NiCo (Nickel/Cobalt) riboswitch aptamer from Armatimonas rosea, 107 nucleotides, folded computationally. The prediction has a mean pLDDT of 76. It matches the Rfam family "NiCo (Nickel/Cobalt) riboswitch aptamer". Its Rfam clan is "NiCo_riboswitches". Gene Ontology terms of the family: cobalt ion binding and metal ion homeostasis. NCBI's taxonomy places the organism under Bacteria, Armatimonadia, Armatimonadales, Armatimonadaceae, Armatimonas.
RNA sequence: AGAAUCUUCACAGAUCAGGCGGCUUGUGGGUAGCUCCGAUAAGUGCAGCCGGGCCUCUCUCUAAAACGAAUGAGAGGCAGCAGGACACCAAGCCCUGUGGGACUGAC
Numbered sequence: 001a002g003a004a005u006c007u008u009c010a011c012a013g014a015u016c017a018g019g020c021g022g023c024u025u026g027u028g029g030g031u032a033g034c035u036c037c038g039a040u041a042a043g044u045g046c047a048g049c050c051g052g053g054c055c056u057c058u059c060u061c062u063a064a065a066a067c068g069a070a071u072g073a074g075a076g077g078c079a080g081c082a083g084g085a086c087a088c089c090a091a092g093c094c095c096u097g098u099g100g101g102a103c104u105g106a107c
Stems, first nucleotide, its partner, number of pairs: 011105003016101001018050003021046001022044006029037002053078007080098005
């Protein structure tokens, strides 16, 4: 110097799981009625949108005891994302919900 391998943040990828959406069917509500509006249950990859970064504490396991790690469980919290309101536009504060397993690439 080159090649190979391992690890790997940020950042990316994707028909993995999962979620949202779409579609089909059923059941309610609104309505004078409906081929309208909206809700709900089941099914369906259909591939449209996501697909998940973390932190703290307690318990859990073994050994005579202590310390400590992994795993599992529980409690709490941050970033981020969606919605609301401020509001006529934008940002922030505020309120509500969510806050996540695996895989591939990664100078």